A computed fold for a 91-nucleotide RNA from Rhizobium vallis, annotated as Glycine riboswitch aptamer.
[in-house]
RNA sequence: GUAAGCCUUGCAGGAGAGAUGGCCCCACGAGGGCCGCGCCGACGGAGCACCCCCCCAGGAAACUCUCAGGCAAAAAGACUGCAGGGUUUGG
Numbered sequence: 001g002u003a004a005g006c007c008u009u010g011c012a013g014g015a016g017a018g019a020u021g022g023c024c025c026c027a028c029g030a031g032g033g034c035c036g037c038g039c040c041g042a043c044g045g046a047g048c049a050c051c052c053c054c055c056c057a058g059g060a061a062a063c064u065c066u067c068a069g070g071c072a073a074a075a076a077g078a079c080u081g082c083a084g085g086g087u088u089u090g091g
Stems, first nucleotide, its partner, number of pairs: 002090012018037001020036006038071003044067001045065003051059002
């Protein structure tokens, strides 16, 4: 002085699906609780035929399932961009 990987902080962007039915409370709201029916997947969680690896055995996803979560707004939000911090490895 530089590249890459991983972790992390801040900012910005960021989808999907009932403003659902009944009852009760209420500040009468798009609020709260309970019981239903209908849905969503891009937090989390779980699964593995194809995929990776491969003797066995294992591993993983934006795939699958929806336990939790979510279904106006808000919050959350995989991922992307920018700006920092830490760490590892290589030239």
Taxonomically the source falls in Rhizobium (Bacteria, Pseudomonadati, Pseudomonadota, Alphaproteobacteria). It was read from a public genome assembly, where an Rfam model found it. Its mean pLDDT, the model's own confidence on a scale to 100, is 79. Of the family's consensus pairs, 86% are formed in the model.